[in-house]
Annotation
Predicted 3D model of a 72-nucleotide RNA (transfer RNA) from a Polyangiaceae bacterium. Model confidence (mean pLDDT): 82 of 100. Its Rfam family is "tRNA".
RNA sequence: GGGCGGGUAGCUCAGCGGUAGAGCGCCGGCCUUACAAGCCGGAUGUCGCAGGUUCAAACCCUGUCCCGCCUA
Numbered sequence: 001g002g003g004c005g006g007g008u009a010g011c012u013c014a015g016c017g018g019u020a021g022a023g024c025g026c027c028g029g030c031c032u033u034a035c036a037a038g039c040c041g042g043a044u045g046u047c048g049c050a051g052g053u054u055c056a057a058a059c060c061c062u063g064u065c066c067c068g069c070c071u072a
Stems, first nucleotide, its partner, number of pairs: 001071007010024004018055001026042005048064005
């Protein structure tokens, strides 16, 4: 240099055109003498970045940055 995969909540990951989600974690409440567990409720995202296509983009297209693998 070329090719492929990945980048989404604090962490691990789903979601592949039509409301951004789960588990764990975090906060509040219930329970308990107390803690843990359990139960109820809650907050949290410029979907790596920029542009394009579309009525509508995390998802499709182009460029670009970062990480990993393969290859010359």